This is a predicted structure of a 72-nucleotide RNA (transfer RNA) from a Candidatus Micrarchaeaceae archaeon. Rfam family: tRNA. Rfam classes the family as a transfer RNA. Rfam links the family to the GO term triplet codon-amino acid adaptor activity. Lineage of the source: Archaea > Nanobdellati > Microcaldota > Candidatus Micrarchaeia > Candidatus Micrarchaeaceae.

RNA sequence: GCUCCGGUAGCUCAGUAGUAGAGCGCUUGUCUCGUAAACAAGAGGUCGAGGGUGCGAUUCCCUCCCGGGGCU
Numbered sequence: 001g002c003u004c005c006g007g008u009a010g011c012u013c014a015g016u017a018g019u020a021g022a023g024c025g026c027u028u029g030u031c032u033c034g035u036a037a038a039c040a041a042g043a044g045g046u047c048g049a050g051g052g053u054g055c056g057a058u059u060c061c062c063u064c065c066c067g068g069g070g071c072u
Base pairs, nucleotide, nucleotide: 001071002070003069004068005067006066007065010024011023012022013021018055026042027041028040029039030038048064049063050062051061052060
């Protein structure tokens, strides 16, 4: 330099046009002598950045940034 994959909650990842979700973690409550577990409720996201298409973009297109694999 070329090429492929990935970037979404604190962490690991779903979601491939129509209001953004799960597990774990965190907070509160119930339970307990107390803790853990269990159960119930809750908080937490400009979906890597900018632009384009479209009634509507996490999703499609373009450029860039970051991480990883391959080729030279």
The sequence is in RNAcentral, with records from ENA. The prediction has a mean pLDDT of 85.